Annotation
A computed fold for a 302-nucleotide part of an RNA from Leifsonia xyli, annotated as small-subunit ribosomal RNA, central domain. Model confidence (mean pLDDT): 88 of 100. Lineage of the source: Bacteria > Bacillati > Actinomycetes > Micrococcales > Leifsonia. RNAcentral holds the full RNA, with entries from ENA and SILVA.
[in-house]
Context: one part of a larger RNA
RNA sequence: CUGGGCGUAAAGCCCCCGGAACUGCCUUCAAAACUCCCAGUCUUGAGGUCGAGAGAGGUGAGUGGAAUUCCGAGUGUAGAGGUGAAAUUCGUAGAUAUUCGGAGGAACACCAGUGGCGAAGGCGGCUCACUGGCUCGAUACUGACGCUGAGGUGCGAAAGCGUGGGGAGCAAACAGGAUUAGAUACCCUGGUAGUCCACGCCCUAAACGAUGAAUGCCAGACGUCGGGCAGCAUGCUGUUCGGUGUCACACCUAACGGAUUAAGCAUUCCGCCUGGGGAGUACGGCCGCAAGGUUAAAACUC
Numbered sequence: 001c002u003g004g005g006c007g008u009a010a011a012g013c014c015c016c017c018g019g020a021a022c023u024g025c026c027u028u029c030a031a032a033a034c035u036c037c038c039a040g041u042c043u044u045g046a047g048g049u050c051g052a053g054a055g056a057g058g059u060g061a062g063u064g065g066a067a068u069u070c071c072g073a074g075u076g077u078a079g080a081g082g083u084g085a086a087a088u089u090c091g092u093a094g095a096u097a098u099u100c101g102g103a104g105g106a107a108c109a110c111c112a113g114u115g116g117c118g119a120a121g122g123c124g125g126c127u128c129a130c131u132g133g134c135u136c137g138a139u140a141c142u143g144a145c146g147c148u149g150a151g152g153u154g155c156g157a158a159a160g161c162g163u164g165g166g167g168a169g170c171a172a173a174c175a176g177g178a179u180u181a182g183a184u185a186c187c188c189u190g191g192u193a194g195u196c197c198a199c200g201c202c203c204u205a206a207a208c209g210a211u212g213a214a215u216g217c218c219a220g221a222c223g224u225c226g227g228g229c230a231g232c233a234u235g236c237u238g239u240u241c242g243g244u245g246u247c248a249c250a251c252c253u254a255a256c257g258g259a260u261u262a263a264g265c266a267u268u269c270c271g272c273c274u275g276g277g278g279a280g281u282a283c284g285g286c287c288g289c290a291a292g293g294u295u296a297a298a299a300c301u302c
Base pairs, nucleotide, nucleotide: 001018003016004015005014045145046142047141048139049138050137051136052135053134057131058130059129060128061127062126063125064108069103070102071101072100073099074098075097079090080089116123117122160201161200162199163198164197165196169195170194174190175189176188177187212269213268214267215266216265217264220247221246222245223244224243225242226241227240228239229238230237231236232235251258252257275302276301277300284295285294286293287292
């Protein structure tokens, strides 16, 4: 799909006979590009060796000067401080200012640079000790030892927490003075946690390049940092690696923009997304001393 049956208002559906297209599976034979396995080989990936080099990379110890504050002493006298203006505040019990001496803590001016180092957080006076990584040059070594990475583990700014120290400056909270209609603020005078150290927790950030890691390929130009090579006018030029920037072509992008440090062209692996709100919330689990963190919905609503 044809024909028939049951049933119906009509059907769907179901059942029977037959047919068409497509397809699965089983067995056997053959092939070997790809994939996989075993064995062997190679050096480009990766690692190693040797020689140089740069650096706020890390940890510990020591040390220096400037400045603030406080204390002692000297000089000195009536103000100082602070603000838009003031006042609280300090000062004749001698302040502010200035000189000398001392104490103590914290941070390291200039150098300093879209400079450097680090996986990220981050790292800046100087010296020493220990120590990680990186770059360049050479290489006669190993021979794919590679990339990614769920879970796990370590690290992880600031704030916060525990114990014990420390405490100069700054400063949540707090007090006072102003401002104001009010002023639980902005401004001012004070000021405690904290900021610092040791040990132990916390584990979150606009933890940002709001851009996961790795590899290869794809016009250039101009800076800058660290090496190498060559040339000579000996400080320049050319070239080559590795970082870090700016501009810009192809290409990409909705645009802005990106552009060999890709957001281009490809490959591998991981993480993650699926309308706004509810909500990174509730409940449960795990972690935490706590603060809380992590995992993570739904009803409802637009």